[in-house]
Context: one part of a larger RNA
Molecule: small-subunit ribosomal RNA, 5' domain
Organism: uncultured bacterium
């Protein structure tokens, strides 16, 4: 000089940052990944329209006044239309976004290549397509088991769900060769043939949305390679799928990735192999600089997601709020059997020296999903607490000796505090009142603001409502008086105290550095 600091004292405002460094301990409760009804078929509401041998009984008309005919409004109930609604099948999204750094010394990160060893949904661009078919399973309905979780079985149903034909520019897949460009070894790119082969799906408010192949982009992702990347030899030898090979199998894709068989390799004093300790960088802190030091916040990368394993579906995961299986643990429980998974945002215990609201809003920015209206959205934008941190500013300004009072200290004459106060005169920043009052909001008009009556501007109006903290022996800027008496205590080092201590306590005075100021931690 610095800090995600924390502790004592002490605190007024206002910006803009930052806040569990420790137990990757354990977690109440709410919330954090939903959406598309313009893919589908049911269901429920309401409306209106029509039917109805239900119920219901009005006007009228008849009357011997007892009633009779008569059928309207409601209403039940059946189909339809048309709007809104939704468990369900369905499509897309739960691979982003957000956490956390446990593992990790490794192509894990950086930086440079390689991919002629690969994939890429959704989106853009080009081209060519979409004919005909058929079973199903949810919902729903019965009937059933279970305390529940959650089933079971019978029977109907659609579809942009599922399966089978066709078609086939291109596309795959085998055959055998030719040619002709190019290159990086293996080889790569076009181009003539035969033969197998895989495709689609429709809605619609008629205006469009969609879907299937092929190829180009674009984005994102896989793998591989040189370099570089912590200590410790009180750790010298390490390795059997080990290092090659040759078939095969896997994979989007090379490759012991993995299996047979073969051979005997293969690393290492330039430090293998084992330990220990660690997520890597861009930066960040110091420092003239080389260097040393750290990896908080924000941005890229990797890794995990109770612990340890495994696949499934998808363009993409071996998947935080997806699933199987095992273990610890918690919970329910009719004890047969079931739930859970906060290192998402809040909060809660617990560990600690130590770290915040169970806050508001989707208005903006951006993300899913929908043709859109729109819906979701603890990302994320705002507000809440915390002098944590920087920054900026106020706690007032002139004038004012009778140098008052009071305090300290005196050589009793005086010094000091001190223009300090008081008292006169001026302001009005902050705060506190009171009116007004945005930008953020979007290219024709409207409408939309959580933050907010916020920020900003105006009045009014009182100096009132706002200083402390550390230190005065020397290093190091600041002295005296009392008190105490190797006592009590200081102290970073020198050392200070045993009767006049500037070194302790306290005071009066001064020096510092200020909403902070020491102290203790840690690097440089």
């Nucleotide at each position: 000089g610095a800090u995600g600091a924390a502790c004592g004292c002490u605190g007024g405002c206002g910006g803009c940052g930052u806040g569990c460094u420790u137990a990757a301990u354990a977690c109440a409760u709410g919330c954090a990944a939903g959406u598309c009804g313009a893919g589908c078929g049911g269901g429920g509401u309401u409306a209106u329209u029509c039917g109805u041998u239900g119920c219901g009984g009005a006007a009228g008309c008849c009357u011997u006044c007892g009633g009779g005919u008569g059928g309207a409004a409601g209403u039940g109930u059946g189909a339809a239309u048309a709007a809104c609604u939704u468990a369900g099948c369905g499509g897309c999204g739960g691979a982003c976004g957000g956490g956390u750094g446990a593992g990790u010394a490794a192509c894990g990160c950086g930086u440079g290549g390689a991919u002629a060893a690969u994939c890429u949904a959704c989106c853009u661009u080009a081209a060519g397509c979409a004919g005909c078919g058929g079973g199903a399973c949810a919902a729903c309905a019965g009937u059933u088991g279970g305390a529940a979780a959650c089933g079971a079985c019978u029977g109907c149903u659609a579809a942009u769900a599922c399966c089978g034909c066709a078609u086939a520019a291109g596309c795959c897949c085998a055959c055998a060769a030719a040619g002709a460009c190019g290159g990086c070894a293996u080889c790569g790119u076009c181009u003539a043939g035969u033969g197998g082969g895989a495709a689609a799906a429709a809605c619609u408010c008629c205006g469009g949305u969609g879907g299937c192949u092929u190829a180009a982009g674009a984005u994102g992702a896989g793998u591989c390679c040189g370099c570089g990347u912590a200590u410790g030899a009180u750790u010298a030898g390490c390795u059997a799928g080990u290092u090659g090979g040759u078939a095969g199998g896997g994979u989007a894709a090379a490759g012991g990735c993995c299996u047979a068989c073969c051979a005997a390799g293969g690393c290492u004093g330039c430090g293998a192999u084992c330990a220990u300790u660690a997520g890597c960088c861009g930066a960040c802190c110091u420092g003239a600089g080389a260097g040393g030091g750290u990896g908080a916040u924000c941005g890229g990368c990797c890794a995990c997601a109770u612990u340890g394993g495994g696949a499934c579906u998808g363009a993409g995961a071996c998947a935080c709020g997806g699933c199987c299986c095992a273990a610890a643990c918690u919970c329910c429980u009719a004890c047969g059997g079931g739930a859970g998974g906060c290192a998402g945002c809040a909060g809660u215990a617990a560990g600690g020296a130590a770290u915040a609201u169970u806050g508001c809003a989707c208005a903006a920015u951006g993300g899913g999903c929908g043709a859109a209206a729109g819906c979701c959205u603890g990302a994320u934008g705002c507000a809440g607490c915390a002098a944590c941190g920087c920054c900026g500013c106020g706690u007032g300004a002139g004038g004012g000796a009778a140098g008052a009072a009071g305090g300290u200290u005196u050589u009793c004459g005086g010094a000091u505090c001190g223009u300090a106060a008081a008292c006169c005169u001026c302001u009005a920043u902050c705060g506190a009142c009171u009116g007004g009052g945005a930008c953020g909001a979007a290219a024709a008009a409207a409408a939309u603001g959580a933050c907010u009556g916020u920020a900003c501007c105006a009045g009014a109006g009182u100096a009132a409502g706002a200083a402390g903290c550390c230190c005065c022996g020397g290093c190091u800027a600041a002295c005296u008086a009392c008190g105490u008496g190797c006592c009590a205590g200081c102290a970073g080092c020198c050392g200070c105290g045993g009767u006049a201590a500037u070194a302790c306590g306290u005071a009066g005075g001064g020096g510092g550095c200020a909403a902070g100021c020491g102290u203790u931690a840690u690097c440089c």